[in-house]
Molecule: transfer RNA
Organism: Candidatus Aenigmatarchaeota archaeon
RNA sequence: GCCCCGAUAGCAUAGUGGUAAUGCGCCUGUCUCGUAAACAGGAGAUCGAGGGUUCGAAUCCCUCUCGGGGCU
Numbered sequence: 001g002c003c004c005c006g007a008u009a010g011c012a013u014a015g016u017g018g019u020a021a022u023g024c025g026c027c028u029g030u031c032u033c034g035u036a037a038a039c040a041g042g043a044g045a046u047c048g049a050g051g052g053u054u055c056g057a058a059u060c061c062c063u064c065u066c067g068g069g070g071c072u
Base pairs, nucleotide, nucleotide: 001071002070003069004068005067006066007065010024011023012022013021018055026042027041028040029039030038048064049063050062051061052060
């Protein structure tokens, strides 16, 4: 220098054009002498940045940033 993959809640991931989901964690309640477990409920992500396409973009297109891998 070129090619490929990835970036979504505190963490791990899903979501491939129409209200962003699940697990763990966190908070509250029930239960318990108390804690844990279990059960019920709740808060938390403008989806790496900027543009474009579209009635509508996490999703499609372009550029850039960061991380990982490959080739020379």